[in-house]
RNA sequence: GGGCGAUUGGCGCAGCGGGAGCGCAGCUGCUUUACACGCAGAAGGCCGGGGGUUCGAACCCCUCAUCGCCCA
Numbered sequence: 001g002g003g004c005g006a007u008u009g010g011c012g013c014a015g016c017g018g019g020a021g022c023g024c025a026g027c028u029g030c031u032u033u034a035c036a037c038g039c040a041g042a043a044g045g046c047c048g049g050g051g052g053u054u055c056g057a058a059c060c061c062c063u064c065a066u067c068g069c070c071c072a
Base pairs, nucleotide, nucleotide: 001071002070003069004068005067006066007065010024011023012022013021018055027041028040029039030038048064049063050062051061052060
């Protein structure tokens, strides 16, 4: 330098172009003498940055950034 893949709550991951969900962790309550387990509830992300297409974009296109793999 070229090609491919990944980037979504604190962590690990889902997510037909119709407005983002699960598990774990954390928080609050119930339960217990207490802790753990268990149960219930709430909170937490405008989807890596920017631009474009579209009535509408996490999803499609361009570009940049970071990480990984391969080629030279």